[in-house]
Molecule: transfer RNA
Organism: uncultured Alphaproteobacteria bacterium
RNA sequence: GACCCCAUCGUCUAGCGGUUAGGACAUCACCCUUUCACGGUGGUAACACGAGUUCGAGUCUCGUUGGGGUCG
Numbered sequence: 001g002a003c004c005c006c007a008u009c010g011u012c013u014a015g016c017g018g019u020u021a022g023g024a025c026a027u028c029a030c031c032c033u034u035u036c037a038c039g040g041u042g043g044u045a046a047c048a049c050g051a052g053u054u055c056g057a058g059u060c061u062c063g064u065u066g067g068g069g070u071c072g
Base pairs, nucleotide, nucleotide: 001071002070003069004068005067006066007065010025011024012023013022018055027043028042029041030040031039048064049063050062051061052060
């Protein structure tokens, strides 16, 4: 330099173009317990960035950034 793949809560992960982006762990509050742990209930928390297509984009297209890989 060319090409391919990936980017979603703190972490891991799901999500045919269509109503609130779901789950696990973690965290917070409450319940339980003499206390802690375990357990139960509930809450907070995310689509890398910029454009485009579309009535509607996490999803499709282009570009940028970052990561990984193959070739030279």